[in-house]
RNA sequence: GGGCCGGUAGCUCAGCCUGGUAGAGCAUUACCUUGGCAUGGUAGGGGCCUCGGGUUCGAAUCCCGACCGGUCCA
Repeated sequence: GGGCCGGUAGCUCAGCCUGGUAGAGCAUUACCUUGGCAUGGUAGGGGCCUCGGGUUCGAAUCCCGACCGGUCCA
């Protein structure tokens, strides 16, 4: 320098192909349960989806560019 994959909640990841209100598990908060803790149960909070631009009535999703990480080639 080039190819491919990835960047979404505190963490690990779905969702993208096929545009239409952003989700799961773990963690966390409150409550119930206990003499107390753990486990278990119920409810909640938390992400303008890496950044810039374009297309569109509408973009996490499609297109272009950039940055970061992984991997392969040179």
Annotation: Predicted 3D model of a 74-nucleotide RNA (transfer RNA) from a Candidatus Woesearchaeota archaeon. Model confidence (mean pLDDT): 85 of 100. The RNAcentral record of the sequence draws on ENA. Taxonomically the source falls in Candidatus Woesearchaeota (Archaea, Nanobdellati). Its Rfam family is "tRNA". Rfam links the family to the GO term triplet codon-amino acid adaptor activity.